[in-house]
RNA sequence: AGAGUUUGAUCCUGGCUCUGAACGAACGUUGGCGGCGUGGAUUAGGCAUGCAAGUCGAACAAGAAAGCGCCCUUCGGGGCGUAGUAGAGUGGCGAACUGGUGAGUAACAGGUGGGUAAUGUGCCCCUUGGUGGGGGAUAACUCUUGGAAACAGGAGCUAAUACCGCAUAUGGCUGGGUCGGCGUAGGUCGGCCGUAGGUCAAAGACACACUUCGGUGUGUCGCCGAGGGAUCAGCCCGCUCCCGAUUAGCUAGUUGGUGAGGUAAUGGCUCACCAAGGCUACGAUCGGUAGGUGGCCUGAGGGGGUGGUCACCCACACUGGGACUGAGAUACGGCCCAGACUCCUACGGGAGGCAGCAGUCUAGAGGCUUCCACAAUGGACGAAAGUCUGAUGGAGCGACGCCGCGUGCGGGAUCGAAGGCCGUGAGGUUGUAAACCGCUGUCAGCAGGGAAGAAUACCCCGGUGGUGAACCGGGGGGAGACGGUACCUGCAGAGGAAGCCCCGGCUAACUCCGUGCCAGCAGCCGCGGUAAUACGGAGGGGGCAAACGUUGUUCGGAAUCACUGGGCGUAAAGAGUGCGUAGGCGGCUCGGUUAGUCUGGCGUUAAAUCUCCCCGCUUAACGGGGAGCCGGCGCUGGAAACUGCCGAGAUUGAGGAUGGGAGAGGCAGGUGGAAUUCCUGGUGUAGCGGUGAAAUGUGUAGAUAUCAGGAAGAACACUCGUGGCGAAGGCGGCCUGCUGGCCCACUCCUGACGCUGAGGCACGAAAGCCAGGGUAGCAAACGGGCUUAGAUACCCCGGUAGUCCUGGCCGUAAACGGUGGACACUAGGUGUCGGGGGUAUCGACCCCCUCGGUGCCGGAGCUAACGCGUUAAGUGUCCCGCCUGGGGAGUACGACCGCAAGGUUGAAACUCAAAGGAAUUGACGGGUCCCCGCACAAGCGGUGGAGUAUGCGGUUUAAUUCGACGCAACGCGAAGAACCUUACCAGGGCUCAAACUGCAGGGUAAACCCUCUGAAAGGAGGGCUGCUUCGGCGAUCCUGUAGAGGUGCUGCAUGGCUGUCGUCAGCUCGUGUCGUGAGAUGUUGGGUUAAGUCCCUCAACGAGCGCAACCCUUGCCUCUAGUUGCCAGCGGGUAAUGCCGGGGACUCUAUAGGGACUGCCGUCGUAAGGCGGAGGAAGGUGGGGACGAUGUCAAGUCAUCAUUGCCCUUAUGUCCUGGGCUACACGCGUACUACAAUGGUCGGUACAGCGGGCAGCGACACCGCGAGGUGAAGCAAAUCCCUUAAAGCCGGCCCCAGUUCAGAUUGCAGUCUGCAACUCGACUGCAUGAAGGCGGAAUCGCUAGUAAUCGCGGAUCAGCACGCCGCGGUGAAUACGUUCCCGGGGAUUGUACACACCGCCCGUCACAUCACGAAAGUCGG
Repeated sequence: AGAGUUUGAUCCUGGCUCUGAACGAACGUUGGCGGCGUGGAUUAGGCAUGCAAGUCGAACAAGAAAGCGCCCUUCGGGGCGUAGUAGAGUGGCGAACUGGUGAGUAACAGGUGGGUAAUGUGCCCCUUGGUGGGGGAUAACUCUUGGAAACAGGAGCUAAUACCGCAUAUGGCUGGGUCGGCGUAGGUCGGCCGUAGGUCAAAGACACACUUCGGUGUGUCGCCGAGGGAUCAGCCCGCUCCCGAUUAGCUAGUUGGUGAGGUAAUGGCUCACCAAGGCUACGAUCGGUAGGUGGCCUGAGGGGGUGGUCACCCACACUGGGACUGAGAUACGGCCCAGACUCCUACGGGAGGCAGCAGUCUAGAGGCUUCCACAAUGGACGAAAGUCUGAUGGAGCGACGCCGCGUGCGGGAUCGAAGGCCGUGAGGUUGUAAACCGCUGUCAGCAGGGAAGAAUACCCCGGUGGUGAACCGGGGGGAGACGGUACCUGCAGAGGAAGCCCCGGCUAACUCCGUGCCAGCAGCCGCGGUAAUACGGAGGGGGCAAACGUUGUUCGGAAUCACUGGGCGUAAAGAGUGCGUAGGCGGCUCGGUUAGUCUGGCGUUAAAUCUCCCCGCUUAACGGGGAGCCGGCGCUGGAAACUGCCGAGAUUGAGGAUGGGAGAGGCAGGUGGAAUUCCUGGUGUAGCGGUGAAAUGUGUAGAUAUCAGGAAGAACACUCGUGGCGAAGGCGGCCUGCUGGCCCACUCCUGACGCUGAGGCACGAAAGCCAGGGUAGCAAACGGGCUUAGAUACCCCGGUAGUCCUGGCCGUAAACGGUGGACACUAGGUGUCGGGGGUAUCGACCCCCUCGGUGCCGGAGCUAACGCGUUAAGUGUCCCGCCUGGGGAGUACGACCGCAAGGUUGAAACUCAAAGGAAUUGACGGGUCCCCGCACAAGCGGUGGAGUAUGCGGUUUAAUUCGACGCAACGCGAAGAACCUUACCAGGGCUCAAACUGCAGGGUAAACCCUCUGAAAGGAGGGCUGCUUCGGCGAUCCUGUAGAGGUGCUGCAUGGCUGUCGUCAGCUCGUGUCGUGAGAUGUUGGGUUAAGUCCCUCAACGAGCGCAACCCUUGCCUCUAGUUGCCAGCGGGUAAUGCCGGGGACUCUAUAGGGACUGCCGUCGUAAGGCGGAGGAAGGUGGGGACGAUGUCAAGUCAUCAUUGCCCUUAUGUCCUGGGCUACACGCGUACUACAAUGGUCGGUACAGCGGGCAGCGACACCGCGAGGUGAAGCAAAUCCCUUAAAGCCGGCCCCAGUUCAGAUUGCAGUCUGCAACUCGACUGCAUGAAGGCGGAAUCGCUAGUAAUCGCGGAUCAGCACGCCGCGGUGAAUACGUUCCCGGGGAUUGUACACACCGCCCGUCACAUCACGAAAGUCGG
C1' cells in the first nucleotide's frame, strides 16, 4: 500500500466482496504447565438458605441462668466468686459511607469553565470565651389486659452525657450613625462608634493525687457560645451534549411585576393581585433511542464506533406516592400509604423485598464457589484492649483474553531401510524424518529445604518538647487467610505432553483415486453434466500453534456523506421560470475601535489510561517512579495587516435624467382577403369519392364538375431568415389605444443603494375539470369499410367530446442547451440582427473601429470519452438547488393542495452482483451506398405424378452390424454383402490363445499323408520324414510366465486426413505515428481490375500468407525422330485391303522449342487502364485442370491408420456352420425407363475417342433363335484382341390407339460364373403385358463445343452397374438488365446483440419457495 467482480476487449462511474485490527463473546474440533487479568451483555424476571452495620459499661438504670471453683448446710438447699459478665433497654455516634445496578433520564443529568455580594457543613484543625443553679418525666423492670401470631393497651417504680425552665452574654441576631472597598445599577461587604432593644448556652465521664469523705486540685476525653480553616454539599450561569420536519407551531403558574409564604439559600418554588407576555426554522413542541465522562476499539490523521472491567458524576433500590429523624436522606439491607406478587394464619389479621456476597429457578448461544481470612489496606464505634466489616486480601471454577514455557537437543544414508503416495517404470517423494549412537533435564511427578508480604499495635526506658501531644532511639513483644505457596536443591527417565485450518484466483501451498450438475462446496468471482489442483478420501505441501477455525459485532480499507477529501451536458444529480423575505457573501480611500484573528504570561484541564526513560517480579504480560501529553475553557498583557463594527469621503459596481432606436413582448377594441363547409338558384349528366388495391360512403328525389348569390366559424399562405422579442411557458394578417422590458450616444445626477436567495408569492405548453356561449374545418371515444391467422391498429368513409370565446380551476412535460444565477479573467477566424463612430462619397454602397444580441469553426485549458472552448463544460470568487448501486418506486402510508383527474412531499420489507456512461472491434438490420456470382431475370432441359433401381427414415426382426443428418447426411464410407467380406444374430468349439515377441522347464521331429466321427471348426487314431563337427542347432509341440487381442466407449481428450464458407479477395506482421486505453493508421479515399490487380493521393514506410505467374492439358507453327503409325509421288501384287518394295511429303505419334506482351495503330485518361482496329490458329487471365490464405462450423472420421484415458480377459478375444446386412403398411432423397410420330419397328449403310488385356483379351471357323458352347490363330500389344460405336443417313411398315407406345409383373425353358445362385446373381428365349396420355404446391442444372441428346471405355470384380470415373459423336436457345430472392466483398450508419438476429427481450399463465399485506373466522386482553 491494495485486490477480486459489469465487457469479446477498453476507459470511466458505481455498488458488492476480500486481505487487517479488535471483543465481557458464543459454537465446532483439539487440549501439557504457569503468571496476570477477566467472567449474567438476555429477564431492573422471581427468589429457598446463610452472611453483607454495628459499636460504646470510661453516658445511664436494672441485672441473670447454666456450668465450674470456694465456703456453709437441717443434705431439702444456701452464700460468695466467675460477673456488674451475657442478653435486652435508655442514651451517644454510625447506619446518607462502603457495596450493587443502569430501569428511568435528551436534562444544568453529565463534561468543561465560571458565579454564589443568594448558601449550609457532624466528625477534624486553629483561635477565643464559658461549662452556674434548678426542675419534671420515661423505657427497661414489676403487676395486668387483648391477640394464633406480629404486636398492642393499662397501672406502678427509676437513672443519665435523655428532656425542660432560670441565670450569665465576649459575641451572634435586629435597629441606628460614620468611614472605606466592590459593583453600570438595584445593592453589597468590611472596619469603627458607642448606644438602644429584646433574645439565645451547657453535661458530664474516667484516671491520679489530696481529702474534713461533703469534696477539692491536676490531667485526659467530653459539652456550650463565637470567629476562622479544611472537607463535603446545595443553587445559578456561558459553552457543549443522538435521531426524526412523513412532529411546525408550543405555553394559564404560562412570561413578567408587586406583596406575602417557604427554604440553609436565589427563584413563579408556592399563593394573592396586576400586566400580556414567554419559546420557536440558529428547530420550539411532539415522537424515537440513550445513563454521562475519563477512557476503550479502530484509523496516517481528521474522524467513526463504543461506554464491560478500573476511576469520577448522576439516577435507581418490588411498582407508585409521602414525609419523619438527622450536619447530611426524601434514606438498597428505616418508617407510612396504595398496588402487584410470594409466604404465614386459629381467616380476625400479619410478614417480605439479593440491581450486596455466595447460591437457585426461568428465559437464553452464553458467564463461576451456597470457599478462606480480617494477616495486610481501608471503614464504623471505642480512651483503649478490641468488636464488626461477602469493602477488601486471597483461594476455587472457565484456553474467555493477554503473556511466558514445554512437548526435546546433537550426530546419523558416496549406498536414502520398511511402509505409504506418485510414476514416462528410469525413478521420485515422505526424508535426517525413523531406526541407531551420544547428550540434556525445563514443565509435570516424587523427596528435602523454604521466604518476602509485618509496619509504627501494646508495654518499659531514654532524647527532644511546654512535666504535653506528635516525633526519634533502645529494649520487650502477640499476630500470616493465601500456604508448606513462591523459590532453591536432589532423584529417575526422552520418558507423561499437538492439534486445527487451508492448498482454483484474490492468497502461501499439487498430485492420485472416487464421484459424474449426483453427492456436495462457496467470503466474492464461481466449481460439479467421465481425466475436477474448487466436491469426498489419500499422499504431499502451506499457515498458525495450546490452540485453530466458524458465526456475530465495530472500525479500517470506503475519497462509498468527500472539513481534511467527491460530484451534478450524456454515468445518480440544476428546482419549468421569475420577483423577493430571512440568511450568506460583498468594490475604492482615510480615521477610530479591538468582537473575530495572531502572540506572551497565569490558572485549570482529578487519578488511572497513552508515549518516552528508569526500575521491580528469572523474561514477558503485569506493576512502581519520573517526564511528556491532555491543540479545551477562563483570567490577563500586547499587535492592528485582514474580517466585523463606528465615523468621514470618493466614483469605477448599481441606479436615475436627456436624446435617439429595433422588435410575432403583453392586453383591449376594431377591421381585411384567400380557403373550407353549408344553404339558395342556374348550366349540366352519370358517376363521384377513396386506395397499394378496394369497400363502406355519396349520386337519376340530379351528385361530382361549373357559375352567381348568401351564411358561419376558425386560422392568417407568400414575406419567413440557425431573423426578432420575452424570465420561462411562449409570441406571426392589418389598424388604433393602453402597457412592460431591452439597445445605443452624449453629458449630468444619486453615492455601494450590490449579488444570491431557504420558506413565500406570481407566472406557467398541451391535455383535463366547472359554468355559460360558440362550432366552419379538424378530430380522442364511438360506428362502418378494408387489411389480417386475429387487427379492439396502421389505410378509408363517417363522427361526439375537445379544439374557439368569457370567467374560474389544474400546475404538469424530453417545461431540453438534458448545462441554476451573478461578477472577473483567459488566442483567434467567419456569418447574421440592432445602434453609434471613422474614412470615402454629391449621396447610398464598399472598407475600418466600437457597443449589445444571435450562430458556426477552432487554440490553450478542461473532460472517462464524446465533446466544451470569451454565449465554457477553461481559470477563480459568492449564493441557491440537487446526487450517493440496480429493482421494489416516484409506489405505500401520513400530511398539504385540488371539484375531480391528480399533484407536491416521499419510505420500508424483500431481492440482485450488478445496473450504468463513453468509446473500440466484430456480428446483425424487413438501414444506406458501391461491386460480384447461373443469384434473379431471359432461355433450354429436368425433379416433384408412374413403374423400377438405389440410399435414408420408420417399422419389423434372433439379427435386420456400424457411421454420415440443412446447404456441406440420404447411387454417401461401399471402385462390387450368395460363402468370404462381416464388424450383426443363432448354434457348435478354443483359452498363452488365429497371428507376433521374450524368458524358464519339458517332449518330439514338425510339416505332410491316410482312416473314423462331425454341418464345419474341432476331436480321436495311424503312417512317414531334417541338418550336424554328435556337443548340439533350427523348426515345432506341451506347461508356466510377461507381454497379446478387442470394428468395445469417448471425434466433446487427440494426431492425421477431409468437407464447408470459397478461387471468395481477403488475413496479418515489423518499425513509426495517433489514442489514458481497447484500438486505429498502414488495409481508408479517387480511379481501375477477375483479383488488397495496378495507378494516383495520403503519417505512414516496408514485409509476409493469399491473387496472379511458374506446373499439366487443349488449340497454331517449327525443328528433331519415323515403328507397330502414315501413303503424295515411283515400282510390284490382289477379287479387295499400305498387302509388299520403298518413301520422310502429309496425318499422326512424342520430345524440344516458337507463339500473345495491351507489343502495334486510333481514341479517352495525369496514370493504372478502358474502348475500337489491324495482324494472327489464338486477344486482352485464349479454353480446361492441379493448386484452397488467417480462420469458422467442439463440422466429419477412435470402423482406413495412429493415439491419451476408461472398459473386457474360458470373453466385449478367437475359429466354424447357418442366418442377417436383400425384411415391408409406409415417408423422403438420388437416378433409370417411359408416357410416344422430332416416335416405334424392319432392312440397308457411314463416321469416333479415351482406354483395357496373359489365372487375360480372344480373331476366325463350326453349333445354338439366343445367352452361349466347341475348336483355335494372334497379342505382354500405335502391330493382335475387346471393337459391329450409337444417334445419323437411305428405304419399308405403323396412323394417334393404353397402340407395332411403354415395358413392370408373372409363368415356363435355358446360359454363364462360382465349393454353392433357396433365402439372395447377371443374362437368354418364348409367353404374360401393370402403372403411365408430360405430372399440385414447390424445386434443380446449365452462358458454348456449354445445355440437351447418342453411344463407347475403365476401376472394383469369380460373377453381378440404371451407380461412379472418363471418352468422343450430334449440337442449341438466351442474358434487356441488377428493382427483387439467395450467397459473397468493401464503405457507412444504428444497436440494449458478443453463444453475436436461430441474438436479445416483454407480459400473462402453470408449479414451487420467500418477503410484505388483506381476509371469513378463531383465540387472548
A computed fold for a 1421-nucleotide RNA from a metagenome, annotated as small-subunit ribosomal RNA. Rfam family: Bacterial small subunit ribosomal RNA. Rfam links the family to the GO terms ribosome and structural constituent of ribosome. Model confidence (mean pLDDT): 84 of 100. The sequence is in RNAcentral, with records from SILVA.